[in-house]
RNA sequence: UGCGGGAUGGAGCAGCCUGGUAGCUCAUAAGCCUCAUAAGCUUAAGAUCGCUGGUUCAAAUCCAGCUCCCGCCA
Numbered sequence: 001u002g003c004g005g006g007a008u009g010g011a012g013c014a015g016c017c018u019g020g021u022a023g024c025u026c027a028u029a030a031g032c033c034u035c036a037u038a039a040g041c042u043u044a045a046g047a048u049c050g051c052u053g054g055u056u057c058a059a060a061u062c063c064a065g066c067u068c069c070c071g072c073c074a
Base pairs, nucleotide, nucleotide: 002072003071004070005069006068007067010026011025012024013023020057028044029043030042031041032040050066051065052064053063054062
């Protein structure tokens, strides 16, 4: 330099192809349970989806540019 993959709550990941309420597990907080703790059960808070534009009634999703991370070739 070229090619490919990735960026989504605190952590790890779905959702994108086929646009229409942003979800799962863990973690955190509260409650229940227990003599108590853990486990278990219930509930809650927490991400405007890497950034900036475009298309659209509507964008995490489609399009363009850019930033960062990983891999491959040289």
Predicted 3D model of a 74-nucleotide RNA (transfer RNA) from a Candidatus Cloacimonadota bacterium. The RNAcentral record of the sequence draws on ENA. The prediction has a mean pLDDT of 84. Rfam family: tRNA.